[in-house]
RNA sequence: GGCCCAUUAGCUCAGUUGGUUAGAAUGUCGUGCUAAUAACGCAAAGUUCGCAGGUUCGAGUCCUGCAUGGGCCA
Numbered sequence: 001g002g003c004c005c006a007u008u009a010g011c012u013c014a015g016u017u018g019g020u021u022a023g024a025a026u027g028u029c030g031u032g033c034u035a036a037u038a039a040c041g042c043a044a045a046g047u048u049c050g051c052a053g054g055u056u057c058g059a060g061u062c063c064u065g066c067a068u069g070g071g072c073c074a
Base pairs, nucleotide, nucleotide: 001073002072003071004070005069006068007067010026012024013023019057028044030042031041032040050066051065052064053063054062
């Protein structure tokens, strides 16, 4: 230098040929239970979907560039 893959909640990940309110699990806070803790039950908060543009009535999803990480080739 070229090519490929990944980037979504604090962490690990899903998201179905573009469609209404963006989710699971875990963690965190609260609460119930308990003499108390753990475990378990209930409820809540938390994501401008890596950044910037473009296409579209509509983008996490399609296109372009950039950034970060990983891999292959030279």
A computed fold for a 74-nucleotide RNA from Capsicum annuum, annotated as transfer RNA.
The coordinates come from a structure-prediction model, not an experiment, and the mean pLDDT is 81.
The RNAcentral record of the sequence draws on Rfam.
It matches the Rfam family "tRNA". Rfam classes the family as a transfer RNA.